[in-house]
Molecule: transfer RNA
Organism: Verrucomicrobiota bacterium
RNA sequence: CGGGCGGUAGCGCAGUCUGGCUAGCGCGUCUGGUUUGGGACCAGAAGGUCGUGGGUUCGAAUCCCACUCGCCCGACCA
Numbered sequence: 001c002g003g004g005c006g007g008u009a010g011c012g013c014a015g016u017c018u019g020g021c022u023a024g025c026g027c028g029u030c031u032g033g034u035u036u037g038g039g040a041c042c043a044g045a046a047g048g049u050c051g052u053g054g055g056u057u058c059g060a061a062u063c064c065c066a067c068u069c070g071c072c073c074g075a076c077c078a
Stems, first nucleotide, its partner, number of pairs: 001074007010027004020058001029045005051067005
């Protein structure tokens, strides 16, 4: 330098292809119940600029463009 994949809740991920009501799952956290207590179990809750900016659209995590960060492959060098 070229190409590919990825960035979504504290952590790990799905959803994207095929746009559609309030963006979900597991773990974790908090509250309550149960227990002498812990653990486990049950019920509930909080937690998200969907990497950044722009565009298309009635409507964008999803489509388009640019940028950025990470990983991998290749080229170059040796």